Small-subunit ribosomal RNA, central domain from Thamnoclonium dichotomum, 341 nucleotides, folded computationally. NCBI's taxonomy places the organism under Eukaryota, Rhodophyta, Rhodymeniophycidae, Halymeniaceae, Thamnoclonium. It matches the Rfam family "Bacterial small subunit ribosomal RNA". Rfam 15.1 lists 42,628 matches to the family in 10,626 species. Gene Ontology terms of the family: ribosome and structural constituent of ribosome. Its mean pLDDT, the model's own confidence on a scale to 100, is 85.
Context: one part of a larger RNA
RNA sequence: UUGGGCGUAAAGUAUAUGUAGGUGGAGGAUUAAUUUUCAAUUUAAAGUUUAAGGUUUAUUUUAAAAAAUUUGCUAAACUAAUCUUCUAGAGUUCAGAAGAAGGUUAUGGAACUUUAAAUGUAACAGUAAAAUGUAUUGAUAUUUAAAAGAACCUCAAUAGCGAUAGCAAUAACCUAGAAUGAUACUGACACUGAGAUAUUAAAGCGUGGGUAGCCAAAGGGAUUAGAUACCCCUGUAGUCCAUGCCCUGAACUAUGAGUGUUAAUUCUUGAGUAUAAGACAAGAGUAUAGCUAACAUGUUUAACACUCCGCCUGGGGACUACGAUCGCAAGAUUAAAACUC
Repeated sequence: UUGGGCGUAAAGUAUAUGUAGGUGGAGGAUUAAUUUUCAAUUUAAAGUUUAAGGUUUAUUUUAAAAAAUUUGCUAAACUAAUCUUCUAGAGUUCAGAAGAAGGUUAUGGAACUUUAAAUGUAACAGUAAAAUGUAUUGAUAUUUAAAAGAACCUCAAUAGCGAUAGCAAUAACCUAGAAUGAUACUGACACUGAGAUAUUAAAGCGUGGGUAGCCAAAGGGAUUAGAUACCCCUGUAGUCCAUGCCCUGAACUAUGAGUGUUAAUUCUUGAGUAUAAGACAAGAGUAUAGCUAACAUGUUUAACACUCCGCCUGGGGACUACGAUCGCAAGAUUAAAACUC
């Protein structure tokens, strides 16, 4: 609860698309749903408000107002409906550039590991120190050859792209978007968006592959009073691929989306230009007004306004129980109460 809020105090859905709904550019004409004017009409009284009476009050009495219903009349500025016109919003077209935007396929080199061979001999590895471990069945080291998997050094940035999650070797093909310029076309086609749909890191799950390195679990060695840890030696799931699930996160800018307005200045990226400046789009910093409890923020707003959605209402109990929906499961979503301070 007709109120106030949501960067950090409770509170912005993880993100987008979009249905219903809500809201919505400019000019003209018509209507009069709607709104307005006046008149009548009806509404039990009390109550509410104003005035008067009652010595002052109270209870109360009287009069009016207010409020509402219906009908007719009036006006047509706003809202609405119908018709029509426009171009500032929105979209389409064309042009040349930029980009780790996505998908598929192919290729590459460095490194690690393993295997084989050669050389070669007693150690190697590891730590604060050690030990477990490896090694005369020849290790470690050096050289040559091969295999396999994963990740792509430098460039690299306060850089770029994407709705979020996210995206980085190279090349080709396919696909998408933003920005700039031209101003040719459509003519309000817009904004938001309950439900809904799609996407959604890591971990995890199903099936089938793959497995170099790393590595939950597990085993061993240390440390320690103990050591289910930190350190060391091994090491399986997993990490990788295909496909199907899961749907969570400090999914954070802890800041919903859109539109308009409000001092400056420095730098970066993109396009454009005479390769000069201004102006445009995006990003990073300083800062005025303003705002803020302060911190801070400050044209990328947390300023001034409007539209729409989501959410909050003391701490704990409780991102819980029960129920429902979804899921193979793990669990997810929705979401109380008793009690207590």